Overview:
Predicted 3D model of a 75-nucleotide RNA (transfer RNA) from a Planctomycetota bacterium. The sequence is in RNAcentral, with records from ENA. Rfam family: tRNA. By type it is a transfer RNA. Rfam links the family to the GO term triplet codon-amino acid adaptor activity.
RNA sequence: GGGCGAGUAGUUCAGAGGGAGAACGCCUGGUUUGCAACCAGGAGGUCGCGGGUUCGAAUCCCGCCUCGUCCACCA
Numbered sequence: 001g002g003g004c005g006a007g008u009a010g011u012u013c014a015g016a017g018g019g020a021g022a023a024c025g026c027c028u029g030g031u032u033u034g035c036a037a038c039c040a041g042g043a044g045g046u047c048g049c050g051g052g053u054u055c056g057a058a059u060c061c062c063g064c065c066u067c068g069u070c071c072a073c074c075a
Stems, first nucleotide, its partner, number of pairs: 001071007010024004018055001026042005048064005
């Protein structure tokens, strides 16, 4: 330098044009002598960044950044 994959809640991930979600974690309450487990409720998101297409973009297109992987080049 080139190909491919990934980037969404604190963590692991789903979501592929029209409600941003799950599990775990966190907070509050219940339960218990107490803790754990369990039950109920809640908080938490510029969807990597910029631009474009569209009535409408996490989703499609272009560029860039970061990570992983393979290949090539130089030493």